[in-house]
Context: one part of a larger RNA
Molecule: small-subunit ribosomal RNA, central domain
Organism: uncultured bacterium
RNA sequence: UUGGGCGUAAAGCGCCUGUAGGUUGUUUAAUAAGUCUGUUGUUAAAGACUAGGGCUUAACCCUAGGAAAGCAAUGGAAACUACUAGACUUGAGUAUGAUAGGGGUAGAGGGAAUUUCUAGUGUAGCGGUGAAAUGCGUAGAUAUUAGAAAGAACACCGGUGGCGAAGGCGCUCUACUGGAUCAUUACUGACACUCAGAGGCGAAAGCUAGGGUAGCAAAAGGGAUUAGAUACCCCUGUAGUCCUAGCUGUAAACAAUGGAUACUAGAUGUUGAACAGAUCGACCUGUGCAGUGUCAAAGCUAACGCGUUAAGUAUCCCGCCUGGGAAGUAUGCUCGCAAGAGUGAAACUC
Repeated sequence: UUGGGCGUAAAGCGCCUGUAGGUUGUUUAAUAAGUCUGUUGUUAAAGACUAGGGCUUAACCCUAGGAAAGCAAUGGAAACUACUAGACUUGAGUAUGAUAGGGGUAGAGGGAAUUUCUAGUGUAGCGGUGAAAUGCGUAGAUAUUAGAAAGAACACCGGUGGCGAAGGCGCUCUACUGGAUCAUUACUGACACUCAGAGGCGAAAGCUAGGGUAGCAAAAGGGAUUAGAUACCCCUGUAGUCCUAGCUGUAAACAAUGGAUACUAGAUGUUGAACAGAUCGACCUGUGCAGUGUCAAAGCUAACGCGUUAAGUAUCCCGCCUGGGAAGUAUGCUCGCAAGAGUGAAACUC
């Protein structure tokens, strides 16, 4: 390489947009580039194959024949691919009418709690632990009442419930804004799918500059524990956590499961809108969609398990894997302020 794979054994890019490329619905006609087929030429001889023959056989040698396949020319076929010219509506999109939603950005407002401060009441403890101590407190703490300030997070509702491509999103209201679903089947008429490179988004931590800092809390200090205790427990506590503008670009970024399309028993929850039945009506029953769960037939799987949301049956496109360690290391290159990230070996060893 061929082949085989990628939930858990090595292996799905964190996610999306999208260029080149690859692939591409139904139908009519034309062409004949691919495709199929005939003929001719050529592809030296030797070799290989087949049939004979010659050395006593064999190896070896001689004679004859036939291909296969490639290239070129030429004649034909028109199913498939392609191309050209038309047509269609199921894929895709648009329109119209509804609907649900913690989707996003910005602004405004709210209450509970916490801490601090001020004032009142009040007196000797409080706090903390397995037990203590450090710590706070007669300069009046803890507790309690009233008031004020600040920052951060939004109890209940809350739900294998919702939304988002993923990361993620939850107090209330307003403005702007993205997407989705259902119904009508009106319009366009293949406009589609996937995408190397590229571009964008991307938790937490971290970095730069400027703010902010209630609580929590790496580092650090102290008290314990212990043989020791650079820990677990306790008392403090700075970066940070928050906001604005940039950078970083990684996670068990997980469903450890790439995307699209089609097909293949069911049962039972739940969310959204629609339709039908029933009803005074809510509720209820059923149907077809679109999500989200559980169980399960066939099938698959090494097993576990998956099972119309497939890990089943197929097609298309992309990414990735090829024994363990050395190693996600070295080196080079690119990016970054740095931390580091991306790409990424070998010797050697088992």